[in-house]
RNA sequence: CGAGUCGGUCGGGUGAUCGCGGCACUCCGGUGUCGAGGAAAGUCCGGACUCCACAGGGCAGGGUGGUGGGUAACGCCCACCCGGGGAAACCCGCGGGACAGUGCCACAGAAAACAGACCGCCAGAGGAAACUUUGGUAAGGGUGAAACGGUGGUGUAAGAGACCACCAGUACCGCAGGCGACUGCGGUAGCUAGGUAAACCCCACCUGGAGCAAGGUCAAGAGGUUGGGUCUGCGUUUCGGCGUGGAUCCUUCCAAGCAAACGGGCGGCCCGCCUGACAUUUGCUGGUAGACCGCACGAGGUCGUUGGCAACAGCGAUCCCAGAUGGAUGAUCACCGCCUGAGCAAUCGGGCACAGGAUCCGGCUUAUAGACCGGCUCGUUCC
RNA sequence: GGGGCGGUAGCUCAGCUGGUCAGAGCAGCGGACUCAUAAUCCGUCAGGUCGUCGGUUCGAGCCCGACCCGCCCCACCA
Numbered sequence: 001c002g003a004g005u006c007g008g009u010c011g012g013g014u015g016a017u018c019g020c021g022g023c024a025c026u027c028c029g030g031u032g033u034c035g036a037g038g039a040a041a042g043u044c045c046g047g048a049c050u051c052c053a054c055a056g057g058g059c060a061g062g063g064u065g066g067u068g069g070g071u072a073a074c075g076c077c078c079a080c081c082c083g084g085g086g087a088a089a090c091c092c093g094c095g096g097g098a099c100a101g102u103g104c105c106a107c108a109g110a111a112a113a114c115a116g117a118c119c120g121c122c123a124g125a126g127g128a129a130a131c132u133u134u135g136g137u138a139a140g141g142g143u144g145a146a147a148c149g150g151u152g153g154u155g156u157a158a159g160a161g162a163c164c165a166c167c168a169g170u171a172c173c174g175c176a177g178g179c180g181a182c183u184g185c186g187g188u189a190g191c192u193a194g195g196u197a198a199a200c201c202c203c204a205c206c207u208g209g210a211g212c213a214a215g216g217u218c219a220a221g222a223g224g225u226u227g228g229g230u231c232u233g234c235g236u237u238u239c240g241g242c243g244u245g246g247a248u249c250c251u252u253c254c255a256a257g258c259a260a261a262c263g264g265g266c267g268g269c270c271c272g273c274c275u276g277a278c279a280u281u282u283g284c285u286g287g288u289a290g291a292c293c294g295c296a297c298g299a300g301g302u303c304g305u306u307g308g309c310a311a312c313a314g315c316g317a318u319c320c321c322a323g324a325u326g327g328a329u330g331a332u333c334a335c336c337g338c339c340u341g342a343g344c345a346a347u348c349g350g351g352c353a354c355a356g357g358a359u360c361c362g363g364c365u366u367a368u369a370g371a372c373c374g375g376c377u378c379g380u381u382c383c
Numbered sequence: 384g385g386g387g388c389g390g391u392a393g394c395u396c397a398g399c400u401g402g403u404c405a406g407a408g409c410a411g412c413g414g415a416c417u418c419a420u421a422a423u424c425c426g427u428c429a430g431g432u433c434g435u436c437g438g439u440u441c442g443a444g445c446c447c448g449a450c451c452c453g454c455c456c457c458a459c460c461a
Stems, first nucleotide, its partner, number of pairs: 001379010012336007020035006037354001041365002044363005049211004056271004061207005066080005081095001082093004096202002101200002103196003118141002120137007149167006168192002170189008215293004223254002227250010257284005263275004285461004300319008337352006384457007393409004402441001411427005434450005
């Protein structure tokens, strides 16, 4: 310098004016301060928090799946092991078990799983021959995704782990290394045992349900009720009233309506537990479409240091960083940066990726114009 | 904001334990009946990246994962 591979950071900047939301102060005029993201997204996992029993036992169901560690927890992360790819850096893997059992393996093929024999090869018998038949065999052919070790030899009628040498694998034993997954070396056994568990299943471990529209406090409210006022219908009357009904206004109170279920609740079943008509569930009907809390100091950010290969953890210093609900976070101007179009040039025009809070946090996945930085590998050249 | 369900022919839907089963009805086309049309009857062709991508498997509409699109449900008080 070129090619490759892995990781990280930023993702328009500064200033002025006007505007929007929260908080604090206010002399009510304003002033000060804070105001989206790396994914705020998908809602795919895991937690915090809240209610159901301070969340209990068993079964069923669901999930995870090499080993060791990290973490509040995880299906996430780190390191290592094994398998696969690459010349290497490095990348990929839902990576337990198929000698506990069951199922499936279409088509083709003789045969798809305790093997078996279509063509072929060999031997016997028959036959003039073609060929037929009986038996042996599995080396060769052919089929398939997959055919019961591979190569060479001995052997044989032909053959075959039948036997031998080497190689590959499996199981067991011993030694060595490692916390472990596992690895290396040596030996024994001719043992050669197909695949599929993102099929049922077995093993180990984890797992109660619902979700901030959780949940809590208050207001308003249809309707009824107590007392009173006004108007009015009817009856009665000694014409003063009395009784009864309707409309309307004010006021008071009601754990604020109606119906069904007898038992109900704890997601399913059994146990066990809780509760007892002021309860619970369901349905209908009516009202509200409101306020406050939950809700912004947190497994928090930044810097330094210590331990650790790392993920991460400890300690110290420092900072306070959105809280809307008709859902705020924007617009204009100037200068600069980058991209792009026109032009010889000066300059002029256009544009600034994906997107955007809604209880919060840790991950994963997906979207993302462009810019910058660093580690490592290989090649070439020079010193 | 939270939760649930679905995507197969032009339309409405099946699809088994993963395999030669990708299908049914309507619609379309041709014929019969009729003076003609509808209805009815007979025959018939084509129409499909099974929402998209990746994985497991010899093999995926089906099993697993990610993504895209569509539909449904929910508050409080009494």

Predicted 3D model of RNase P RNA and transfer RNA as a complex of 461 nucleotides. Its mean pLDDT, the model's own confidence on a scale to 100, is 79. It holds a member of the Rfam family "Bacterial RNase P class A". About the family: Ribonuclease P (RNase P) is a ubiquitous endoribonuclease, found in archaea, bacteria and eukarya as well as chloroplasts and mitochondria.